[in-house]
RNA sequence: CAACGCUUUAGCCAAACUUGGUGUGAACCAAGGACGGAAAGCUACAGGUCUUUUUAUCCUGUAUAAAAAGAUGGCUGGGCUGCAAAA
Numbered sequence: 001c002a003a004c005g006c007u008u009u010a011g012c013c014a015a016a017c018u019u020g021g022u023g024u025g026a027a028c029c030a031a032g033g034a035c036g037g038a039a040a041g042c043u044a045c046a047g048g049u050c051u052u053u054u055u056a057u058c059c060u061g062u063a064u065a066a067a068a069a070g071a072u073g074g075c076u077g078g079g080c081u082g083c084a085a086a087a
Base pairs, nucleotide, nucleotide: 012037013036017032018031019030020029021028022027035074041080042079043078045077046076047075048072049071050070051069052068053067054066055065056064057063
């Protein structure tokens, strides 16, 4: 210096839920709140899941399939960046 990352310590983030706001919606933002997290930091490249629209099918529906546009990083992988003390 790089990788891994048990332990300890000082810190960091913030699920569900509630209130207010944005959006057709999935969901997002702010405040409160902590289920959890060693990247629960950023990124939509690949896949998954979800939403909307259109078309087709028929068992006529909160259905199936395809396409397009979105959402999700606390779904998985990839990419980028970061971590005091100590083993």
Molecule: c-di-GMP-I riboswitch aptamer
Organism: Piscirickettsiaceae bacterium